[in-house]
RNA sequence: UUCCGAUAAUGGCAAACCUAUUGAAAGGUAGGGACGCAAAGCCACGGGCCUAAAGCAAAAUUCAUUUUGCCAAGGCAGCCGGGUUGCCGAA
Numbered sequence: 001u002u003c004c005g006a007u008a009a010u011g012g013c014a015a016a017c018c019u020a021u022u023g024a025a026a027g028g029u030a031g032g033g034a035c036g037c038a039a040a041g042c043c044a045c046g047g048g049c050c051u052a053a054a055g056c057a058a059a060a061u062u063c064a065u066u067u068u069g070c071c072a073a074g075g076c077a078g079c080c081g082g083g084u085u086g087c088c089g090a091a
Base pairs, nucleotide, nucleotide: 004089005088012037013036017032018031019030020029021028022027035078041084042083043082045081046080047079048076049075050074055070056069057068058067059066060065
């Protein structure tokens, strides 16, 4: 230094749930809260997953809407890969 990862040390993050807020939704943000996490730091690049406002198509109809389907340009980094940065040091 790389791989690796302790029932080590020092710190760190924070699932579900609750409250507030934002958003069409998924989700985000803040506070509380800890299931877990050695990258559970960061990046939507590949796959995957979630949502469907707008758009497109179809149907119904009281002609103004309603319903259904498709669709990401919206999301998820705590789904798996990949990229990138980084703390500690037993075996």

c-di-GMP-I riboswitch aptamer from Falsibacillus pallidus, 91 nucleotides, folded computationally. It matches the Rfam family "c-di-GMP-I riboswitch aptamer". About the family: GEMM was predicted in a large-scale screen for bacterial structured RNA regulatory elements. Gene Ontology term of the family: cyclic-di-GMP binding. Its mean pLDDT, the model's own confidence on a scale to 100, is 88. The sequence is in RNAcentral, with records from Rfam.